Model confidence (mean pLDDT): 82 of 100. The RNA shown here (SAM riboswitch aptamer (S box leader)) has 107 nucleotides and comes from a Bacteroidales bacterium. The model forms 86% of the base pairs in the Rfam consensus. It matches the Rfam family "SAM riboswitch aptamer (S box leader)". Rfam links the family to the GO term regulation of gene expression. About the family: The SAM riboswitch is found upstream of a number of genes which code for proteins involved in methionine or cysteine biosynthesis in Gram-positive bacteria.
RNA sequence: GGUUUAUAAAGAAGAGCGGAGAGAUUAGGCUCGGCGAAGCUCUAGCAACCUUCCCCUUGUGGAGUGGUGCUAAUACCUAAUCCCGCGAAGGCGGGUGAUUAUAAAUU
Repeated sequence: GGUUUAUAAAGAAGAGCGGAGAGAUUAGGCUCGGCGAAGCUCUAGCAACCUUCCCCUUGUGGAGUGGUGCUAAUACCUAAUCCCGCGAAGGCGGGUGAUUAUAAAUU
């Protein structure tokens, strides 16, 4: 990197270094950013996928040991030769898909 399955409207930030961008990619929008973005480090926290421990309430249970992950806004919103509803129409609302991210397994 490929494949499979699951999840993605909940939850959780401070400091140091850094110095202009950031919110995955493309486009449009919107938002965040010198009252300091990205990135790196430390600490703290959230969560419960794997793991460990606990319970004859044995469960899609509890705890939170270790491994990841995560800590603005729904995955920030929209995008489609797809489906449903509404509207005279522009369009609006909902679903599903694609893509992406993360975990676990596998190759």